About this RNA:
A computed fold for a 349-nucleotide part of an RNA from an uncultured bacterium, annotated as small-subunit ribosomal RNA, central domain. The RNAcentral record of the full RNA draws on ENA, Greengenes and SILVA. The coordinates come from a structure-prediction model, not an experiment, and the mean pLDDT is 88.

[in-house]
Context: one part of a larger RNA
RNA sequence: UUGGGUUUAAAGGGUGCGCAGGCGGCGCGUCAAGUCAGCGGUAAAAAUGCGGCGCUCAACGCCGUAGAGCCGUUGAAACUGGCGCGCUCGAGUAUGUGCGAGGAAGGCGGAAUGCGUGGUGUAGCGGUGAAAUGCAUAGAUAUCACGCAGAACCCCGAUUGCGAAGGCAGCUUUCCAGCACACGACUGACGCUGAGGCACGAAAGCGUGGGUAUCGAACAGGAUUAGAUACCCUGGUAGUCCACGCAGUAAACGAUGAAUACUGGCUGUGCGGGGCGAUUGGGCCCUGCGCGGCUGAGCGAAAGCGUUAAGUAUUCCACCUGGGGAGUACGCCGGCAACGGUGAAACUC
Numbered sequence: 001u002u003g004g005g006u007u008u009a010a011a012g013g014g015u016g017c018g019c020a021g022g023c024g025g026c027g028c029g030u031c032a033a034g035u036c037a038g039c040g041g042u043a044a045a046a047a048u049g050c051g052g053c054g055c056u057c058a059a060c061g062c063c064g065u066a067g068a069g070c071c072g073u074u075g076a077a078a079c080u081g082g083c084g085c086g087c088u089c090g091a092g093u094a095u096g097u098g099c100g101a102g103g104a105a106g107g108c109g110g111a112a113u114g115c116g117u118g119g120u121g122u123a124g125c126g127g128u129g130a131a132a133u134g135c136a137u138a139g140a141u142a143u144c145a146c147g148c149a150g151a152a153c154c155c156c157g158a159u160u161g162c163g164a165a166g167g168c169a170g171c172u173u174u175c176c177a178g179c180a181c182a183c184g185a186c187u188g189a190c191g192c193u194g195a196g197g198c199a200c201g202a203a204a205g206c207g208u209g210g211g212u213a214u215c216g217a218a219c220a221g222g223a224u225u226a227g228a229u230a231c232c233c234u235g236g237u238a239g240u241c242c243a244c245g246c247a248g249u250a251a252a253c254g255a256u257g258a259a260u261a262c263u264g265g266c267u268g269u270g271c272g273g274g275g276c277g278a279u280u281g282g283g284c285c286c287u288g289c290g291c292g293g294c295u296g297a298g299c300g301a302a303a304g305c306g307u308u309a310a311g312u313a314u315u316c317c318a319c320c321u322g323g324g325g326a327g328u329a330c331g332c333c334g335g336c337a338a339c340g341g342u343g344a345a346a347c348u349c
Base pairs, nucleotide, nucleotide: 003321004320005319006318007303008302012317014200015199016198017197021193022192023191025087026086027085028084029083030082031081033080034079035076036075037074038073039072040071041070042069049065050064051063052062053061054060090190091187092186093185095182096181097180098179099178102176103175104174105173106172107171108170109153113149114148115147116146117145118144119143120142124135125134161168162167205246206245207244208243209242210241215239219235220234221233222232257316258315259314260313261312262311264295265294266293267292268291269290270289271288272287273286274285275284276283298305299304322349323348324347331342332341333340334339
C1' cells in the first nucleotide's frame, strides 16, 4: 500500500457550522472533455508470449506476429461531464396550530442550614462498631421569637421532555432561537458529506475582582492498626457561588460518525392531525414526528442488534493494523501556568 475492519477483541473525531474537495433528483435539447469503436504513428534491438522453421532432439539459433500506454485522426452518443430550457417528489420559504427543565437577562418565594440578638431552661451535647478529639456552668444541646447571609430548589418527577454535543428542573416577566403537525400557496436541486478552518464544549484547574451559608482536596487533631501519610470521627484552607477572561480535556458512552432509500409482527408512551362513537361518551380506528420494551427475517465469534439495525445498499469524512516501550522522547504549534495538540525509535516479548 492493498485487503479486511472500527458496540464489547486495535479502531467513530466530544459536538456543530462550513471554504476547498468528493458525491448528487426527473424530462428535453446540444457539445463531445471522460467513455467506446475503426484506422494511423510511436512503443530500438535482445528478452518474454504466440505461430512456424533449422542444428538427429533439447538447450540454442532463425523468421513472423502480438502488446498496454501515449499521440493523431474518423466516427458513436447510452452513461459521466459542460452548456441551455423546463419540472417538483429532495431542500427551503410562507400561513395556521401545538410543544418543551432549549438559551440569555431581570424580579420574587418558601423550606432547610449556619450565624447574631433576646426569652424559657439545666447539665450535658455531639459523635462511633466502640470511643476520643471537639462543644458546654463565661449557660451549650433542646425550644420559642426576631433578624442576617449564602447556596440549592422537596413533592410534582416518570421507563417523561428539550438541546448538536457539553448539558438543562422553585415561580414569574421580557428577549432570542428550535422542533413537530396541518396546509399544499411560493422558490425550483438551492442538496449530502466535509481534509484544513471557525465556533461551542462537564468537572477539576488558572488570572483579576467580588462573595463565602453548606460541603470540603490540602492540612491539624482524635480513633483504628503491627504500621495507617487511608477507610471512621472532630475541625478546616483552596475550591464549591458570581462577573469577565483563559484553559479545551472526560468511561465527552448508545464505548455504535453523518445523510438517504428499502425490508415483518406485538406492545407502552410524549406532541400533533383526521375519522367514528351521545344521552353524559373519556374510548375505538387511521396517520406524522419522537421516546421505550419484546420478538422475526437477516446479521453477528458470541453476548446480542433487530424500521431509533449491529439488516440490505449508496455517498462522504474520521480512525485501526500484535503486546510492552508510550500517548513517552524529540521537534513544532497553542497556553500565564498546569498542561493540551501532533507524535516516533532503539530495545524487548